[in-house]
RNA sequence: UAGAGAGUUUGAUCCUGGCUCAGGAUGAACGCUGGCGGCGUGCCUAACACAUGCAAGUCGAACGGAUAGUCGGGUGUUAGACAAUGGGCGUCGAUUGAAUUUUUGAUGUCUAUCGUCUAAUACUUGAAUGUUAGUGGCGAACGGGUGAGUAAUGCGUAAGCAAUCUACCUAUUAGUGGGGGAUAACAUCUGGAAACGGAUGCUAAUACCGCAUGACGAUUCGAGGUCGCAUGACUUUGAAUUUAAAGGAGCAAUCCGCUAAUAGAUGAGCUUACGUCCGAUUAGCCAGUUGGUGAGGUAACGGCUCACCAAAGCCAUGAUCGGUAGCCGGACUGAGAGGUUGGCCGGCCACAUUGGGACUGAGACACGGCCCAGACUCCUACGGGAGGCAGCAGUGGGGAAUUUUGCACAAUGGAGGAAACUCUGAUGCAGCAACGCCGCGUGAAGGAUGAAGGUUUUCGGAUUGUAAACUUCUGUUCUUGGUGAAGAAAAAAAUGACGGUAGCCAAGGAGUAAGCUCCGGCUAACUACGUGCCAGCAGCCGCGGUAAUACGUAGGGAGCAAGCGUUAUCCGGAUUUAUUGGGUGUAAAGGGUGCGUAGGCGGCGAUAUAAGUCAAGCGUUAAAUCCCCGAGCUUAACUCGGAAGAUGCGUUUGAAACUAUAUCGCUUGAGUGAAGCAGAGGCAAGUGGAAUUUCCAGUGUAGCGGUGAAAUGCGUAGAUAUUGGAAGGAACACCAGUGGCGAAGGCGACUUGCUGGGCUUUAACAGACGCUGAGGCACGAAAGCAUGGGGAGCAAACAGGAUUAGAUACCCUGGUAGUCCAUGCUGUAAACGAUGAUUACUAGGUGUGGGAGGGCUGACCCCUUCCGUGCCGGAGUUAACACAAUAAGUAAUCCACCUGGGGAGUACGGCCGCAAGGUUGAAACUCAAAGGAAUUGACGGGGGCCCGCACAAGCAGUGGAGUAUGUGGUUUAAUUCGACGAUACGCGAAGAACCUUACCAGAUCUUGACAUCCAACUAACGAGGCAGAAAUGCAUUAGGUGCCCUUCGGGGAAAGUUGAGACAGGUGGUGCAUGGUUGUCGUCAGCUCGUGUCGUGAGAUGUUGGGUUAAGUCCCGCAACGAGCGCAACCCUUGCAAUUAGUUGCUACGCAAGAGCACUCUAAUUGGACUGCCGUUGAUAAAACGGAGGAAGGUGGGGAUGAUGUCAAAUCAUCAUGCCCUUUAUGAUCUGGGCUACACACGUACUACAAUGGUCGAAACAAAGGGAAGCGAUGGAGCGAUCCUCAGCUAAUCCCCAAAAGCGGUCUCAGUUCAGAUUGCAGGCUGAAAUUCGCCUGUAUGAAGAUGGAAUUGCUAGUAAUCGCGAAUCAGCAUGUCGCGGUGAAUACGUUCCCGGGCCUUGUACACACCGCCCGUCACACCAUGGGAGUUAGCAAUACCUGAAGUCAAUAUCCUAACCGCAAGGAGGGAGUUGCCUAAGGUAGGGUUGACGACUGGGGUGAAGUCGUAACAAGGUAGCUGUAUCGGAAGGUGCGGCUGGAUCACCUCCUU
Repeated sequence: UAGAGAGUUUGAUCCUGGCUCAGGAUGAACGCUGGCGGCGUGCCUAACACAUGCAAGUCGAACGGAUAGUCGGGUGUUAGACAAUGGGCGUCGAUUGAAUUUUUGAUGUCUAUCGUCUAAUACUUGAAUGUUAGUGGCGAACGGGUGAGUAAUGCGUAAGCAAUCUACCUAUUAGUGGGGGAUAACAUCUGGAAACGGAUGCUAAUACCGCAUGACGAUUCGAGGUCGCAUGACUUUGAAUUUAAAGGAGCAAUCCGCUAAUAGAUGAGCUUACGUCCGAUUAGCCAGUUGGUGAGGUAACGGCUCACCAAAGCCAUGAUCGGUAGCCGGACUGAGAGGUUGGCCGGCCACAUUGGGACUGAGACACGGCCCAGACUCCUACGGGAGGCAGCAGUGGGGAAUUUUGCACAAUGGAGGAAACUCUGAUGCAGCAACGCCGCGUGAAGGAUGAAGGUUUUCGGAUUGUAAACUUCUGUUCUUGGUGAAGAAAAAAAUGACGGUAGCCAAGGAGUAAGCUCCGGCUAACUACGUGCCAGCAGCCGCGGUAAUACGUAGGGAGCAAGCGUUAUCCGGAUUUAUUGGGUGUAAAGGGUGCGUAGGCGGCGAUAUAAGUCAAGCGUUAAAUCCCCGAGCUUAACUCGGAAGAUGCGUUUGAAACUAUAUCGCUUGAGUGAAGCAGAGGCAAGUGGAAUUUCCAGUGUAGCGGUGAAAUGCGUAGAUAUUGGAAGGAACACCAGUGGCGAAGGCGACUUGCUGGGCUUUAACAGACGCUGAGGCACGAAAGCAUGGGGAGCAAACAGGAUUAGAUACCCUGGUAGUCCAUGCUGUAAACGAUGAUUACUAGGUGUGGGAGGGCUGACCCCUUCCGUGCCGGAGUUAACACAAUAAGUAAUCCACCUGGGGAGUACGGCCGCAAGGUUGAAACUCAAAGGAAUUGACGGGGGCCCGCACAAGCAGUGGAGUAUGUGGUUUAAUUCGACGAUACGCGAAGAACCUUACCAGAUCUUGACAUCCAACUAACGAGGCAGAAAUGCAUUAGGUGCCCUUCGGGGAAAGUUGAGACAGGUGGUGCAUGGUUGUCGUCAGCUCGUGUCGUGAGAUGUUGGGUUAAGUCCCGCAACGAGCGCAACCCUUGCAAUUAGUUGCUACGCAAGAGCACUCUAAUUGGACUGCCGUUGAUAAAACGGAGGAAGGUGGGGAUGAUGUCAAAUCAUCAUGCCCUUUAUGAUCUGGGCUACACACGUACUACAAUGGUCGAAACAAAGGGAAGCGAUGGAGCGAUCCUCAGCUAAUCCCCAAAAGCGGUCUCAGUUCAGAUUGCAGGCUGAAAUUCGCCUGUAUGAAGAUGGAAUUGCUAGUAAUCGCGAAUCAGCAUGUCGCGGUGAAUACGUUCCCGGGCCUUGUACACACCGCCCGUCACACCAUGGGAGUUAGCAAUACCUGAAGUCAAUAUCCUAACCGCAAGGAGGGAGUUGCCUAAGGUAGGGUUGACGACUGGGGUGAAGUCGUAACAAGGUAGCUGUAUCGGAAGGUGCGGCUGGAUCACCUCCUU
């Protein structure tokens, strides 16, 4: 215990280097789609504004009230009952002398004033209970939200407080005695719309205030002890001063409170160290600033505040300023190191509409408290008031985008309470959303006729596909019904929002449940159709212009799956910021050079310390998370338990090698001394000769000068030339050398003076004193600047002359700055070895400069060694080229620099400069490359070698004339089409009057002029008539009657007619879809392969090299050895001979016949030629040269034969053919016309221009072909073309057939006796037809033309030139084409040049390959950006003004219950006023950041704009470069530099 790569720069390769992709993740969003469940998550934007409801209350066991019902008491009222009782009435008695309205008893009745009871009600009082506005207590500082601010008053880690506080809680100790004065509530009056008050009066407390008591508390003064680094702390003790309290409940026990103190716990505060983003185009910042003394303040330290004193403090190890940002545990990613991130959960911080402020309190400067100011919203009676969702829901708004105005306190937790309990949008749950993770399902098994349908097809099939249908099952999910939890707890009871939820049981029924993306490569998966650079796709490369696996659709397939894609962002891949783990010669990158500060690093020995280092222990590193092991939900996600880890920090102890520090030594690093040496090292002064120029003088005469050629210029006023003299400035020939010196730039006559450095030898001195070097300082070519000199030559600019299309250039003639000196400035170069400095190590060889030592007699020479300077080369390194002891090798130290191309070394800002400018140095935007080295080609106004009628040497032409013919153009109804440099143009066409014919006009046909299939009929065929231009149509049928089989009925083959439809047809398109064929390079000598070897590779080698050849022909050499296609040869022809064969040929037979086959000839087979022989040269080769022999000599002459390939070369109209198009027409037929036109231009030919000729005449000599619808003799007619007649011939027999140049006469240089165009007349031939439009004849006519400008073609021997003959095509038509022979030359020194080609080499920025590539201005469109008079909006500060609320302070005004005082009064307090501070506001000047801005600058991008041609080849003037100057533009020129320049030559060195 863990790491994968791919595409894209090129024709190909390797490298560098960027861009892109495959993976994972997300609080996501969007598109299409969507069955279930579990667990999570859900305003990332406007810290924008908020309607409504809720989110912090509780305690009546702190208190006085109020209030409700209950109970009780009292009083009053009302009602009812009772009737002892009272009263009225009646009766009866008694009483009284009698009587009575007297008294009394009994009784009846009425009544209820009194009484009792009951009920109701009112008031009052009491009790317990409930509720409660207020006083009071606790809480409200927690919980919940948000991330605006904050780069440190923050956070994280580790410490500290001897400098601190802490309500409630726990433990302990000690107390809780006795008093007082108020005040809300309440009542009355009263203000205000409201909010909210005011006055008077009453009252309580655990509210408030004194007094007492009190130490272990506090303060002060003492005396001891212990501890601490210190300030000091703790503790014992003495004295003085000082400070407390509250009660409530209960029958009670007791409980809950209260006060003081100590300790704990918890929470908080403060301090320190380290860590904590970007920008230096922010480099200096700071005045309470830094420290001290004293005071104040705070819980506490402290400039926290104040007074005074000092002048400090921070900063390149990044202060200050600006930008951005809550921090962390963690999360994502990664092999890790790292990178990114901080949503949910947890810790901390900050904030609560914006800003300020305090109050209360244990705790706040307080989200749901207060005051003030600002903005906003609302109410209002206009006087004044109210408010703060970044709590939970919710609304509007913003936005790509984020949920219900739900249920419950059942659980967990919180506040209050003694408790019951109340409150709790914390929380627990539910709802919404595929937003994420996890799980499940959409069925399973069988089922071939491989159904239908779809797609495709080579039409056979293939595929969809066991997929479906169908059969047999299952029941997750679903529906219905039943049952039904856990979550609830420490004795019992009660208590469940979720929820009749999860789970379980039963029944029903395959029923309800699959999409999305992709299919060119990367990257798994292919076909058809449509489209036609359109529509569109695209992550990169790139697809699409008619056969698109890349667009759209379909079928099929691949991948994932309730999801799938896209977009956005982060990490990865990317070792592409490289600590792990990169580079800097040429790819991006070494500072121009040195001196040196800080810093970094540093020789040998010894001792000590222990900072780094190492080891061990301890503390901490919260929980959650991650990893591992288990456990619980059916599994998983999820949750729980355990274990491990947490790489860090702190602390204790130890070790002492290394680093460090301190001390003591050493000499080898570095240095000093001594003795020598070389040198264009530097500075200053002086001196010298050669040369240029000028001036003077002499001689001398017409030119000089300059160039590719000229001209400008100078010169008869005497130049140039030459001689003598003079002046002046600048530079120093030869020596001179990859020689010397210097840090670099650079330094070159000689002498002198001053001066720096180096090397060698020595080893006396001293003793690590060293290396590097950010900033800094100094030096620093050329150009340039300033001032003053100087100025011969040269020479930017400028002028003139040339060149040129132009020529702001190259060339020429002049010429000013400048070049020179002095003094300053500038500070850059290809300042280069494109290679930083230093040290050490690692094979050699060979030069050269300066020393030393040795050998040697020796200046010579040789050996050794040190320092410098070159070349070659091994290992090693490198992408390769190359480097290689002077490293680009192996190591070490330090500095500088790089991170795709362009924009751009630009803009802005800073610094420097007199200026020019330098230095530092971006971004927007844009591209998928830019680049290095090497390879193969191609190309070069590069080189070398070679070849070719390529040039040259010749001959004849073309270009001028006329004609013929082809083409272009024009014309036309049509002038059919094709071919266009070479490689189209007398080409396709070996022959357009009709036909051909494809074109045009008109007239016609539509299964068709032509093919196949089917059916019916008929043999086929066929003269004549009418209409018509014909095609065609109409009518008719004179003639004619075939082949095979037959059962004689018929059938068949072939053919024709008619009909229907499949189809025919197309010289319509595409030669850029093709086959085949052809041209050309080129009959050039090349083009490749196998194996091997070399190279990382493309590739190389072979095939190059030395010779040679017509040849990659051959030989030799060689890391190559072989082979193939080409070359050559084999084939045909011609030249010689032999043999054989002789008819139609031939003839020595006198002729014929016949005979014969020697010769000519014919045609078959052979022979012959091979550098074979000789000589010379060469390398003893190949071969070359010469010679012999030979008919022929070095492939004898000619032909056929055409490698790999190139030109998208030509041809779809020879033919074939894909696709597309057309189908009463783009097909087919016919007549007529056209292809033959005609201002003109070009190509190719013919005929000429004449005497090397014309004309006339006579008369010779060929070859090769052709002939039956033919050639046509002889004879006749005609001047002739030709006609008539027919012989012969199917052809070595007959015919065409006459060859012509040649020979002889004449003409005599003329537009002719040249030339023959044109035209008239008259004829002939072919053919249906000769007008458009044929050929020929006769006669007449008689044009241009007198050898042809620029330019250009062919040809090297039987060739050019010249002369005629034949054939194909063809009825006829030839100046064309293809053949044949006759006559028959000249010249080639040679390869410098032109053209083409081959090989080698070189350069290259080309590879569509020079017809390449490519630069800049200008014009147009778009984009971003700089400047810009200014306009505008912020931000952070500063100065001043004003100054709310408020703390603090002061206070002479006013008020004042508790305490003191007998009183007066005092203490204390409040209000008011004032002061300091101060928010907001105002004013001002600057700073800084954006936005807008007329105009303006450059930049970028854009298939076909303009001007040039700068660069790449020697790019046509080598290029590049710094600087200066000039110009439309690229750019040119001057001065200096570089090679990253080709070619040739020389010098030196090296290798062999």